Order: sequence, then C1' cells, then structure tokens
RNA sequence: AAUGCGGGAGAGAACGGGUCAGGCGACUCGUCACCGAAGGCGCAACCGCCCGGAAACGCUCAGGUCCACGGACCGCUUU
Repeated sequence: AAUGCGGGAGAGAACGGGUCAGGCGACUCGUCACCGAAGGCGCAACCGCCCGGAAACGCUCAGGUCCACGGACCGCUUU
C1' cells in the first nucleotide's frame, strides 16, 4: 500500500410543481434551511531535502440530511 470482515457520527422522511402508480412510495425540477468524517480547496501547528510536505482546523465546489448506499477513522486477517 492493497484485500476481506466488523464498528462507524452529524444534519428537513422540509415546502411547491411535474411524472409513474389503485395506494404506500419512488424519481425529477425549483425554493430556502442545515451537516461535515468520501473527495477537493485554504491557512497553519509541526516536520524537512529550504522551498516543499502537512490536520479530524477552516471553506462547503462536490457530497450528504428516514432506510439503503456511501463514510474519515479504528480493530483483526491475508499478501
């Protein structure tokens, strides 16, 4: 570094229109509100090969706000 398994938070199941549908509901567009732990960007403690690296801090472009999926990070296994 990779692989498999397990754990894994936060925030509107918002509102309006449309489509599908017998319905639950799903999808899509718009409106605002919000989250921060994929990613990305910025500053910096710190480190160093002296001009670079660099956060869980900040930003919120992306992403996300029932479940699912995803998910930084942690533990174990294998190479």